Two RNAs folded together computationally: RNase P RNA and transfer RNA, 402 nucleotides in total. The coordinates come from a structure-prediction model, not an experiment, and the mean pLDDT is 77. It holds a member of the Rfam family "Bacterial RNase P class A". Rfam classes the family as a ribozyme.
RNA sequence: AGAGUAGGUCGGGUAGCGGCUCCUUUGCUUGCAGGGGAGAGGAAAGUCCGGACUUCACAGGGCACGGUGCCCAACGAGCGCUCGCGCAAGUUGGGGCGGGGCGACCCGACGGAAAGUGCAACAGAAACAAACCGCCUCGGCUUGCCGGGGUAAGGGUGAAAUCGUGAGGUAAGAGCUCACGCCGAUUCGUCGUAAGGCGGUCGGGGGCAAACCCCACCGGAAGCAAGACCAAAUAGGGAGGAGAUGACGCUGCCCGCCGAUCCUCCGGGUUGGUCGCGCAGAUAAAUCGCUGCACAAAUACAGAAUCCGGCUUAUAGACCGACUCUCACU
RNA sequence: GCGGGCAUAGCUCAGUGGUAGAGCGAUUCCUUGCCAAGGAAUAGGUCGCCAGUUCGAAUCUGGUUGCCCGCU
Numbered sequence: 001a002g003a004g005u006a007g008g009u010c011g012g013g014u015a016g017c018g019g020c021u022c023c024u025u026u027g028c029u030u031g032c033a034g035g036g037g038a039g040a041g042g043a044a045a046g047u048c049c050g051g052a053c054u055u056c057a058c059a060g061g062g063c064a065c066g067g068u069g070c071c072c073a074a075c076g077a078g079c080g081c082u083c084g085c086g087c088a089a090g091u092u093g094g095g096g097c098g099g100g101g102c103g104a105c106c107c108g109a110c111g112g113a114a115a116g117u118g119c120a121a122c123a124g125a126a127a128c129a130a131a132c133c134g135c136c137u138c139g140g141c142u143u144g145c146c147g148g149g150g151u152a153a154g155g156g157u158g159a160a161a162u163c164g165u166g167a168g169g170u171a172a173g174a175g176c177u178c179a180c181g182c183c184g185a186u187u188c189g190u191c192g193u194a195a196g197g198c199g200g201u202c203g204g205g206g207g208c209a210a211a212c213c214c215c216a217c218c219g220g221a222a223g224c225a226a227g228a229c230c231a232a233a234u235a236g237g238g239a240g241g242a243g244a245u246g247a248c249g250c251u252g253c254c255c256g257c258c259g260a261u262c263c264u265c266c267g268g269g270u271u272g273g274u275c276g277c278g279c280a281g282a283u284a285a286a287u288c289g290c291u292g293c294a295c296a297a298a299u300a301c302a303g304a305a306u307c308c309g310g311c312u313u314a315u316a317g318a319c320c321g322a323c324u325c326u327c328a329c330u
Numbered sequence: 331g332c333g334g335g336c337a338u339a340g341c342u343c344a345g346u347g348g349u350a351g352a353g354c355g356a357u358u359c360c361u362u363g364c365c366a367a368g369g370a371a372u373a374g375g376u377c378g379c380c381a382g383u384u385c386g387a388a389u390c391u392g393g394u395u396g397c398c399c400g401c402u
Stems, first nucleotide, its partner, number of pairs: 001326005007320004013293006020039009041301001045312002048310005053223004060255004065219005070095006078087004096110001097108004111214002116212002118208002132155002134151008163181006182205001183203004188199004227275004237266006249257001331401007340354004348385001356372005378394005
């Protein structure tokens, strides 16, 4: 100098003038004037997870369904109790295993395919039990073909073909045997808190679980338009259906509990307020505009709506340190 | 605000791991003096978009964009 990796901070400052919302205080003419104070974000967004809160019966159990999924430690909105431990969406650090990069470093929906079921189009003989060409062998004869048997090394097909390579072995072959390597299991040894590593022993082994499923742990449902109270209005009028063979009710199903109403359509009346609700804040809903100054410039994504924690997505530009590779010079 | 669903040919919809389809419409031809109807054939697809899983994705998973519906 060039190329790159990972992390953090900000995303406007200052002065003047004017304006908006809310609170408070003083004055009075009671809705205005003066003073004081507060007023969007790192994502307020998506609503993808988790929690608080509220209602559904302080009656539960099972199934279904959904979520999480290597290990250790710390943190974590909150929750539970036996009160110092456990659970919790997840986050951070370190480590293990697998993969990528020359490297800094990055990625992993990372339990189980040796429980079971299923799937694999086309091609191919065959996609997990079979044999097309081939190889070997036996029989027959028309002597290069037919039939029987064995085999899976080689060929061909395919994304994938009986774990790979070598040697032995055999009629030809084959984990058939052996060595090394891959994989799996292990109540063995050893190191490690553990995941796991190394060694031994045993096994004989294709893929897919973001296919069904199995294992472990967790989860009741609905959502602030939840819901509570006050006021207003009142008539329950008509039609159809379900229900003591049990409706409605904790909202998919069953058991259990409870015990008489419930559902749909038509027609009529009312349709306001307070709380829930926050050290921004409910009202169709404020949080802004102009000018000057400095700067390279003021410009990106974007506007709270019950609250809190996390994840994901969008984002012009500026700044801060850390590290890697290549080239050049000293 | 909260909750739920959909996106496949010009339109309406099937297809839910294995070559993307149907009806209507379009175009051309036949038929007719001409048109309609009828008959024959042809074209038309980033399966909304971007990633991932898989040998293989319209289909499974995550993200994203647009549209629709319900709740006072």